[in-house]
Context: one part of a larger RNA
RNA sequence: CCGCGGCUAAGGAACUCGGCAAAAUAGCCCCGUAACUUCGGGAGAAGGGGCGCCUUCCCUCAUCCAAAAGAGAGGGAAGGCCGCAGUGAAAAGGCUCAAGCGACUGUUUAGCAAAAACACAGCUCUCUGCUAAAUCGCAAGAUGACGUAUAGGGAGUGACACCUGCCCGGUGCCGGAAGGUUAAGGGAGCGUGUUAGCCUUCGGGCGAAGCUCGCGACUGAAGCCCCGGUAAACGGCGGCCGUAACUAUAACGGUCCUAAGGUAGCGAAAUUCCUUGUCGGGUAAGUUCCGACCUGCACGAAUGGUGUAACGACUUGAGCACUGUCUCAGCCGCGAGCUCG
Numbered sequence: 001c002c003g004c005g006g007c008u009a010a011g012g013a014a015c016u017c018g019g020c021a022a023a024a025u026a027g028c029c030c031c032g033u034a035a036c037u038u039c040g041g042g043a044g045a046a047g048g049g050g051c052g053c054c055u056u057c058c059c060u061c062a063u064c065c066a067a068a069a070g071a072g073a074g075g076g077a078a079g080g081c082c083g084c085a086g087u088g089a090a091a092a093g094g095c096u097c098a099a100g101c102g103a104c105u106g107u108u109u110a111g112c113a114a115a116a117a118c119a120c121a122g123c124u125c126u127c128u129g130c131u132a133a134a135u136c137g138c139a140a141g142a143u144g145a146c147g148u149a150u151a152g153g154g155a156g157u158g159a160c161a162c163c164u165g166c167c168c169g170g171u172g173c174c175g176g177a178a179g180g181u182u183a184a185g186g187g188a189g190c191g192u193g194u195u196a197g198c199c200u201u202c203g204g205g206c207g208a209a210g211c212u213c214g215c216g217a218c219u220g221a222a223g224c225c226c227c228g229g230u231a232a233a234c235g236g237c238g239g240c241c242g243u244a245a246c247u248a249u250a251a252c253g254g255u256c257c258u259a260a261g262g263u264a265g266c267g268a269a270a271u272u273c274c275u276u277g278u279c280g281g282g283u284a285a286g287u288u289c290c291g292a293c294c295u296g297c298a299c300g301a302a303u304g305g306u307g308u309a310a311c312g313a314c315u316u317g318a319g320c321a322c323u324g325u326c327u328c329a330g331c332c333g334c335g336a337g338c339u340c341g
Base pairs, nucleotide, nucleotide: 002335003334004333005332006331007330008329010327011326014325019322027051028050029049030048031047036041038159052081053080054079055078056077057076058075059074060073061072082086094320095319096318097317098316099315100314101312102311106118107117122157123156124155125154126153127152128151134143135142136141160307161306162305163304165237166236167235170234171233172230173229174228175227176226179225180224181223185219186218189215190214191213193211194210197206198205199204238256239255240254241253242252265299266296277293278292279291280290281289
């Protein structure tokens, strides 16, 4: 010097990314407990007091019993004793305030992440009428289900409360069937090759049927085009200019574009670049935090919006208590290491 453990004057978070670690709290009985709340809770809130031993008396219960006494279990009152200290050792919540996220109990990266991620009851959409849809399998067959729409599958959202606006132009899905387009197939007709036959100037020419190859009018479903619907389907939800009797601002007006131009609510936010925005609070001093403002670079309504009691080994800020975290280090015990042997 290192590891583990014990103690420490004064101060008490000045340490540090951060009270990490340590300290503190702790049992039982009594008193007493706020905001808020879904009336269950919050609550062991918080905050106080008591606790050992001895003597005497009283009460309750059980056994015995005629009764008393005694031994037993529990409770109460009075008086007294000792120590620094009485849940005398050990074991045994630290607490409060505020905010974010997720309602909650649960689940997870076996071996760097336990979370605001996943799940969840609840809500919604959609498919499915039973040989169901969906899924596995080449098939037989099986799951679904020995179920039957209050059932089963898929998708999204995620308790609860209040709500969930506008856009169907694009993409998807659903419905429609008049018209356009359209495959295989069918195919009128036309042509190629071949030759019985016919003609011939003997070189060759024409050439039915059949077979063959090619072209092909016309016919021909779904789909697509087309016409509608549908956003808790995928998604989307504007710009410029002017205007009020100080100024500023613009309820108001004009214009361009769009399928429609972001409603309620929230907002420098787990979202804000500029930014340590500005104001207020807390501190002697606060890039964090809380409350506001709104100029939302680039919130916004089931890729849910805003709240919310309870809950959380979650995240953030503040305080009380407490401390070797620190000012700033010291001592002790045990064990390594090191030196000698």
The part of an RNA shown here (large-subunit ribosomal RNA, domain IV) has 341 nucleotides and comes from a Rhodothermales bacterium. Its Rfam family is "Bacterial large subunit ribosomal RNA". Its mean pLDDT, the model's own confidence on a scale to 100, is 87.